[in-house]
A computed fold for a 491-nucleotide part of an RNA from an uncultured bacterium, annotated as small-subunit ribosomal RNA, 5' domain.
Its mean pLDDT, the model's own confidence on a scale to 100, is 86.

Context: one part of a larger RNA
C1' cells in the first nucleotide's frame, strides 16, 4: 500500500459499489418457463335480429424448455490460454438464390360408457380432427454404385463427364401475408485434431494389456482402439513417465521504478457440476439444475398394497462459523421465449430494503471577542497552562424540521416499479451531528499523583524492586477523523 474481511470503541448525511471466503450440509413455504384458438377436433359461458359473434378452457399438435440464472465439488486435462488445421465434420430459428407442394390411406387423445386404486395413477369398449402419422407420384450430382478424366497429396474421400438406382412437401388467413419441401451459399454457433505455455514432491523410478501398431467389421455429424475379432510386440520415461498431494483456467486484480512476487471475490470469456453413482430417450442442439429410467443414502405421505421429493435459481429456515442481507416492488426500461398481432410469461433484469463492508463527497458552523473570566491541572506560590477556547455581540442555513411544487428516464396516442423520489420554492432556528488511538527509542506528542519486580505493559529493544515521561488515573499534547485502533493475509 491492499482486502468479499472480522473484532473493540464510536457513529450525522448522500452517491456509487459490494455482502456465506466455513457445511457441493439439510431444507418448511412462495415464486423462478412458458406460449400459440391465425395448426386441430371439442367443452363451457355471455350476447343473439337464430345467420352468428365474443371470451375462457383441459386435450392433440408446433416452437421454446440445451438460453437466461447458480456453484467450484471434480479436473494437472487439448480443461484453459495462444497460434493453427479440419480434403475428417454438424448447424433449429435468421439472410440470399433456385426449384417445387400432385394423389391417396389408416389411426388416436379429447369426449361418452364401464372397471380398478387410500392416493399417485391406471385398464377396457366406442366415436372424431389436424401443419400429428403412413403410402404412391414427380425432382436438381442431393445421396449411393460403376466407368472415365485427372490437379493436389503420405494416401484419397475433393472437382468434372457418362450410365444406373434411391429419396420430398401442409396447410392456414381479415387473401395482404404467415407457413411447408428439396438444393446451393451466407451469418452466427458448435464438434474434432495439433504446436507451444502455465502447480508441489524423486523421501514417487520404472509404468502400460485395448496397452502400441496393423487388417476386417461395427459405430459416429466426423477422424480415431471409439468398440470388437484376428495378427504383431510394441508404447511412455531423469527434457521426469507412473504415483501422491494441491488446484477450475483465462481476461484481470493487489503490490512493485521495473523485473518479479501474490491472487483468481465482484464484471466478462471458456470449462465442469446439479442429492450420490450409472444410463439412455427426445431433439438442430442434452446424456439435460426446476425431464425420463435404474441403483443408493436421506426426508415425507400411506388405507401397509404402494407412492412423493431434490434451493450449487430468488427470497427465506436450521446447522456450521470470527463472519456475510428482504420469505420486498415492478415488468415502466434493457434483454429473452411464444404469438401475425394485441398480448402472456420472465426472482434474467430494473429498483427499493438491511450492513461505515469499501471508495468518494459534504457537514457537525463563520466572524468578532482579554478583566487573558470562572473551573480544572500545575507551581519555585510570583506565576504558567487549558485559551480566542468559552461567555457575550454580529452573521449564515450546507445539513435538519415543516409546508408547497415536482421531473428526465417513454423515439409516435397512451403507458414509470423507482417515487410524491431527485430537483426547485417558502418558512424556522446554531439549531440535529465527534470520536478513536497514542505520547521511553524506533516515532509526532510530558507533567502530576497512585503503585512498588506487585498490579500491569510490550511490534522489537525492553519497562515495573519508593520520586516510573514505558504500569493505572488525571491534566495537557500529538495523529487521524465518521471514523479510529487491533487481528489475519499478500506485495
Nucleotide at each position: 500500500g491492499a482486502u468479499g474481511a472480522a473484532c473493540g470503541c464510536u457513529g450525522g448525511c448522500g452517491g456509487c459499489g459490494u455482502g456465506c471466503u466455513u457445511a457441493a450440509c439439510a431444507c418448511a413455504u412462495g415464486c423462478a418457463a412458458g406460449u400459440u384458438g391465425a395448426a386441430c377436433g371439442g367443452u363451457c359461458u355471455a350476447u343473439u335480429u337464430c345467420g352468428a359473434u365474443a371470451g375462457a378452457c383441459a386435450g392433440u399438435a408446433g416452437c421454446g424448455c440445451a438460453c437466461g440464472g447458480g456453484u467450484g465439488a471434480g479436473u494437472u486435462a487439448c480443461a484453459c490460454g495462444u497460434a493453427g488445421c479440419u480434403g475428417a465434420c454438424c448447424u433449429g430459428c435468421c439472410c440470399c438464390a433456385a426449384a417445387g407442394a400432385g394423389u391417396g390411406g389408416g389411426a388416436u387423445a379429447a369426449c361418452u360408457c364401464c372397471c380398478g386404486g387410500a392416493a399417485a395413477c391406471g385398464g377396457g369398449a366406442g366415436c372424431u380432427a389436424a401443419u400429428a402419422c403412413c403410402g404412391c407420384a414427380u425432382a436438381c450430382g442431393c445421396u449411393c454404385g460403376c466407368u472415365g478424366c485427372g490437379a493436389u497429396u503420405a494416401g484419397a474421400a475433393g472437382a468434372c463427364a457418362g450410365c444406373g438406382a434411391g429419396g420430398a412437401a401442409a396447410g392456414u388467413u381479415g387473401a395482404g401475408g404467415c407457413g411447408c419441401u428439396u438444393u446451393g451459399g451466407g451469418a452466427g454457433g458448435g464438434g474434432g485434431c495439433u504446436g507451444c505455455g502455465g502447480g508441489u514432491c524423486a523421501u514417487c523410478a520404472g509404468g502400460u494389456a485395448g496397452a502400441u501398431g496393423g487388417u476386417g467389421c461395427g459405430g459416429u455429424a466426423a477422424c480415431g482402439g471409439c468398440g470388437u475379432a484376428c495378427c504383431a510386440u510394441g508404447c511412455c520415461a531423469a527434457c521426469g513417465a507412473c504415483g501422491a498431494c494441491c488446484a477450475g483456467g483465462g481476461g484481470g486484480c493487489c503490490u512493485g521504478a521495473g523485473a518479479g512476487g501474490g491472487u483468481g471475490a465482484c464484471c466478462c470469456c471458456c470449462c465442469a457440476c446439479a442429492c450420490u453413482g450409472g444410463a439412455a430417450c427426445u431433439g438442430a442442439g442434452a446424456c439435460a439444475c426446476g425431464g425420463u429410467c435404474c441403483a443408493g443414502a436421506c426426508u415425507c405421505c400411506u388405507a401397509c398394497g404402494g407412492g412423493a421429493g431434490g434451493c450449487a435459481g430468488c427470497a427465506g429456515u436450521g446447522a456450521g462459523g470470527a463472519a456475510u442481507a428482504u420469505u420486498g416492488c415492478g415488468c415502466a426500461a434493457u434483454g429473452g421465449g411464444c404469438g401475425a398481432a394485441a398480448g402472456c410469461c420472465u426472482g434474467a433484469c430494473g429498483c427499493a430494503g438491511c450492513g461505515a463492508c469499501g471508495c468518494c463527497g459534504c457537514g457537525u458552523g463563520g466572524g468578532u471577542g482579554a478583566u487573558g473570566a470562572a473551573g480544572g491541572u500545575u507551581u519555585u506560590c510570583g506565576g504558567a497552562u487549558u485559551g480566542u477556547a468559552a461567555a457575550g455581540c454580529c452573521c449564515u442555513u450546507u445539513u435538519c424540521c415543516a409546508g408547497g411544487u415536482g421531473a428526465c428516464g417513454a423515439g409516435g396516442c397512451a403507458g414509470g416499479a423507482c417515487g410524491g423520489u431527485a430537483g426547485c420554492c417558502u418558512g424556522g432556528g446554531a439549531a440535529u451531528a465527534a470520536g478513536u488511538g497514542u505520547c521511553g527509542g524506533c516515532u509526532a506528542a510530558c507533567u502530576a499523583c497512585g503503585u512498588g519486580c506487585c498490579a500491569g505493559c510490550a511490534g522489537c529493544c525492553g519497562c515495573g524492586g519508593u520520586a516510573a515521561a514505558a504500569c493505572g488515573u488525571a491534566g495537557g499534547a500529538c495523529a487521524c477523523g465518521a471514523g479510529c485502533g487491533u487481528u489475519a493475509u499478500c506485495c
Its Rfam family is "Bacterial small subunit ribosomal RNA". The RNAcentral record of the full RNA draws on ENA and SILVA.